[in-house]
RNA sequence: UAACCUGUGGUGUAAUGGCAGCAUUCAAGACUUUGAAUCUUGAGGUAAUGGUUCAAAUCCAUUCAGGUUAUCCA
Repeated sequence: UAACCUGUGGUGUAAUGGCAGCAUUCAAGACUUUGAAUCUUGAGGUAAUGGUUCAAAUCCAUUCAGGUUAUCCA
């Protein structure tokens, strides 16, 4: 430099055009002599900008970040 892949709460992972969910984490409460476990409630997310569409996490363009491969050098 080029091609390809990936980007969703603190972490992991679904939703592939049609209500952003699950687990974990954290906070509060219940239970318990205390703690753990269990139960209830709550908090927290679609990398950025623009476009297509009645509707975008999803499709398109550009950018950003990470990764793989190739080329060059060592």
This is a predicted structure of a 74-nucleotide RNA (transfer RNA) from Winogradskyella sp. Taxonomically the source falls in Winogradskyella (Bacteria, Pseudomonadati, Bacteroidota, Flavobacteriaceae). The prediction has a mean pLDDT of 81.